[in-house]
Context: one part of a larger RNA
RNA sequence: CUGGGCGUAAAGGGCGCGUAGGCGGCGUGGUAUGUCGAAGGUGAAAUCCCUCGGCCCAACCGAGGAACUGCCUUCGAAACUGCCGCGCUAGAGGCUGGGAGGGGGCAGUGGAAUUCCCGGUGUAGCGGUGAAAUGCGUAGAUAUCGGGAGGAACACCAGUGGCGAAGGCGGCUGCCUGGACCAGUUCUGACGCUGAGGUGCGAAAGCGUGGGGAGCAAACAGGAUUAGAUACCCUGGUAGUCCACGCUGUAAACGAUGGGUACUCGAUGCCGCGGGUAUUGACCCCUGCGGUGUCUUAGUUAACGCGUUAAGUACCCCGCCUGGGGAGUACGGUCGCAAGGCUGAAACUC
Numbered sequence: 001c002u003g004g005g006c007g008u009a010a011a012g013g014g015c016g017c018g019u020a021g022g023c024g025g026c027g028u029g030g031u032a033u034g035u036c037g038a039a040g041g042u043g044a045a046a047u048c049c050c051u052c053g054g055c056c057c058a059a060c061c062g063a064g065g066a067a068c069u070g071c072c073u074u075c076g077a078a079a080c081u082g083c084c085g086c087g088c089u090a091g092a093g094g095c096u097g098g099g100a101g102g103g104g105g106c107a108g109u110g111g112a113a114u115u116c117c118c119g120g121u122g123u124a125g126c127g128g129u130g131a132a133a134u135g136c137g138u139a140g141a142u143a144u145c146g147g148g149a150g151g152a153a154c155a156c157c158a159g160u161g162g163c164g165a166a167g168g169c170g171g172c173u174g175c176c177u178g179g180a181c182c183a184g185u186u187c188u189g190a191c192g193c194u195g196a197g198g199u200g201c202g203a204a205a206g207c208g209u210g211g212g213g214a215g216c217a218a219a220c221a222g223g224a225u226u227a228g229a230u231a232c233c234c235u236g237g238u239a240g241u242c243c244a245c246g247c248u249g250u251a252a253a254c255g256a257u258g259g260g261u262a263c264u265c266g267a268u269g270c271c272g273c274g275g276g277u278a279u280u281g282a283c284c285c286c287u288g289c290g291g292u293g294u295c296u297u298a299g300u301u302a303a304c305g306c307g308u309u310a311a312g313u314a315c316c317c318c319g320c321c322u323g324g325g326g327a328g329u330a331c332g333g334u335c336g337c338a339a340g341g342c343u344g345a346a347a348c349u350c
Base pairs, nucleotide, nucleotide: 003322004321005320006319007304008303012318014201015200016199017198021194022193023192025088026087027086028085029084030083031082034080035077036076037075038074039073040072041071042070049065050064051063052062053061054060091191092188093187095184096183097182098181103177104176105175106174107173108172109171110154115149116148117147118146119145120144121143125136126135162169163168206247207246208245209244210243211242215241216240220236221235222234223233258317259316260315261314262313263312266295267294268293269292270291271290272289273288274287275286276285299306300305323350324349325348332343333342334341335340
């Protein structure tokens, strides 16, 4: 390189946008790049193959033939590919009209609860556990009532539900804003798919500067448990968790399943939009499109399972794998403030 693969055995990039490149709808005319045919030239010798021959045979050697699958030139073909031109609307996009949604950003605002502070009532306990103790409390706690402060998160609704490319998104209101879906079929006319590099987004933890700090809580301290207990349990408690701006760029970033298109039995639930029938109307019933689940046919799979949301049948493009350990280590490069990230071996060993 080829081959075979990537849900769970090694293997899908965390996710978008997009450059180069690869691939690309229907009709028609031209061209002749690839493609195909014919002829000519060339393709040294040796080697390989076939036949015959020479050393007793063989290896080896000699002769003839074939082959050298290639390249060049000329003539020809035009289905397919490419290129040039004209046209089309089934792909893609636009327009008009709708409704759905925790999609994103900013500002404002509400109630419950925890904690703390002030005041009232009230008195000896409270708290915590398997049982305790540390801890809190006669300087008046716990409990209860009233008032106040502050931070964080939004019970019920809530769903097997919705939205988003992924990460993820949930009180309420306003402003700004992205995407998808349905209906109409008015417009553009292949404008498409994928995407090495590149670029943006990217949970939690962590880092920088400044703020904030109620609850929770690494570290830490104490009390228990225990042979010990640098733990599990308990009482405390600092970073952090929150906000702004900047960085980090990882994950069981999972459907452990890359994206696109087409095709291939059914049954049933839910969400959004539409059509029909019916009705006073909503529902019910039939049906179309999009999404989200469950079960299953064929098929597929090592099995488990998957099964129109494929892991079935095919095509296009990207990423990745190639025995275990050594090792996601070392070295080098590059990014980062650091922590560290990305790229990523070998010796040796089984």
Small-subunit ribosomal RNA, central domain from an uncultured Ectothiorhodospiraceae bacterium, 350 nucleotides, folded computationally. The prediction has a mean pLDDT of 89. It was read from a public genome assembly.